This is a predicted structure of a 316-nucleotide part of an RNA (large-subunit ribosomal RNA, domain VI) from a marine sediment metagenome. The full RNA is in RNAcentral, with records from MGnify. The prediction has a mean pLDDT of 81.

[in-house]
Context: one part of a larger RNA
RNA sequence: UGUUGGUUGCCUGAGGAGAAGGUGUCUUUAGUACGAGAGGAACAGGACGCCGUGGCCUCUGGUUUACCGGUCAUCCGGCAGGGUGCGCCGGGCAGCUACGCCAUAAGGGGUAACCGCUGAAAGCAUCUAAGCGGGAAACCCUCCCCGAAAAGAGGCAGCCAUUCCUCAAGAUACACGCUUUCGCGUGCUUGAAGUUGGUGACAAUAUCAAGUUCUUGGGGACGAGGGCUCGGGUAAUUGACCCGGUUGAUGGGGUCGGUGUGUACGUGCCAAGUUUCGGCGAGGUAUUCAGCAUGCGACUCCCAAUCGCUCGAGUG
Repeated sequence: UGUUGGUUGCCUGAGGAGAAGGUGUCUUUAGUACGAGAGGAACAGGACGCCGUGGCCUCUGGUUUACCGGUCAUCCGGCAGGGUGCGCCGGGCAGCUACGCCAUAAGGGGUAACCGCUGAAAGCAUCUAAGCGGGAAACCCUCCCCGAAAAGAGGCAGCCAUUCCUCAAGAUACACGCUUUCGCGUGCUUGAAGUUGGUGACAAUAUCAAGUUCUUGGGGACGAGGGCUCGGGUAAUUGACCCGGUUGAUGGGGUCGGUGUGUACGUGCCAAGUUUCGGCGAGGUAUUCAGCAUGCGACUCCCAAUCGCUCGAGUG
């Protein structure tokens, strides 16, 4: 762009693609059938493996330069303490992973070789000539994935529209009544300037002028929905995809919970020993399942998703 109004969601499945499966052992059948014996099956059923394929992280293992702890030199520091280096070491959630876990059948249809039924040509025979049946890991379905651009361009459901204003051009022109026609009157819209009444706002009344419809094209309004934009992640090279945007828990922060490490600093007490008799003291213990951390969960509008822009059918 097309699919003949636009748009959102869900489908159908022509067609395409696949190898998504492959292969064993044990056992029951059964020490049966068979066989003199020796020996020794099968149909069918059950269980358990291996290889391949796809997915996942509950468990187990690995990793974990988020994190916690021990310890070491340099460094800051009067001490206490802190702190750099994935220093080395002990652990380790999420995530990612395999060595871990899960799923990986069966069946139907038409056939091949082949096996048959009925059966002539050819009184017999013959699976074939007419007709009918069985039969393979192969073929077609069943299964997974893509797939309305399948031009026969599909289906279902929801929503919106099928309108208004204006400009230009062209037709010859709205409604009602009268009228054969020509035309006339009334209605409606806009404008003008009168008359009368009223202080006035205004009211009443008559007159004049223009217009009223349709088609085509341009512009605008409205408008389901889309895009931009912003906070993000079940997604991710950019696009795309998915979620959210105050009618909000989308990210951050905070709180609580869970999880990891393993009991912080400071202080009190104890302490081998040592002492100039004043104290000092590795370490232990209590405070303390502490302190620290947290890519997890929940809650909470405290912070940031503010305000907005733009495209978009109007057809039959």